[in-house]
RNA sequence: AAAUAGAGGUGCGCAACGGAUCAGUAGCUCUUUUCACGUAUUGGGGAACAAUGAAAAGGAGUAAAAGGCCAAUGCGCCGAAGUCCCUGCUGCAACCCCAAUGCAGCACGGGCUGGGAGCACCGUGAACAACGAUGAGUCCUGUCAUGAAGGAAACCCUUUCGUGGAGCGCUAUUU
Repeated sequence: AAAUAGAGGUGCGCAACGGAUCAGUAGCUCUUUUCACGUAUUGGGGAACAAUGAAAAGGAGUAAAAGGCCAAUGCGCCGAAGUCCCUGCUGCAACCCCAAUGCAGCACGGGCUGGGAGCACCGUGAACAACGAUGAGUCCUGUCAUGAAGGAAACCCUUUCGUGGAGCGCUAUUU
């Protein structure tokens, strides 16, 4: 230097089933009011519908789903994974086209984060759940280096306390 195999623990990610929530909400039907440059991200154009009432508001009836979450199970793993930025592509946003905007996914390249938990604030979200970004002499934890004290026969090893670093790290084996 390379290859292989491992460790950290409320460890990481994915999947289907079930459950609660979403919610008596959206939608649909009836009815009352109202009244038209009206019709679902915005703008423009077209089609279709619309005084036999579009759109909007109230009442009654009926009545979901997705995302997110929970417990255990299975699978893949230890830059596991997450996130940000640039570029490109694809899809969705009630029928069609154009433009913008937003969301999601994928690919290349680059940046940050050892891991977990909590707090504050911001964002997403129905939510006080959960997730993400940011912040700090917040706490816990593993690892390496190092200082002191002790165990131990000096080295090595090990325990406690302290300081510092980062996974492009650490440990073991092989060449």
Molecule: Lysine riboswitch aptamer
Organism: uncultured Brevibacillus sp.